[in-house]
RNA sequence: GCCCCUGUAGUUCAGUGGAUAGAACAAGGCACUCCUAAGGCUUAGACACAAGUUCGAUUCUUGUCGGGGGUA
Numbered sequence: 001g002c003c004c005c006u007g008u009a010g011u012u013c014a015g016u017g018g019a020u021a022g023a024a025c026a027a028g029g030c031a032c033u034c035c036u037a038a039g040g041c042u043u044a045g046a047c048a049c050a051a052g053u054u055c056g057a058u059u060c061u062u063g064u065c066g067g068g069g070g071u072a
Stems, first nucleotide, its partner, number of pairs: 001071007010025004018055001027043004048064005
């Protein structure tokens, strides 16, 4: 250089064009407890960036950027 895969919450993942993007762990709060932990209730938190297609895009297309792999 070329080819392939990949980018969603602090972390690990789901979500194959349409209802408010969902879960676990982590974090904050509450209650419980003599105290702590575990368990219970609850809150906040995310689609890498830009353009295009579409009535509608996290999803499809193109480019840029980041990560991984293959190839000489």

Overview
The prediction has a mean pLDDT of 82. This is a predicted structure of a 72-nucleotide RNA (transfer RNA) from a Patescibacteria group bacterium. Rfam family: tRNA. About the family: Transfer RNA (tRNA) molecules are approximately 80 nucleotides in length. It was read from a public genome assembly.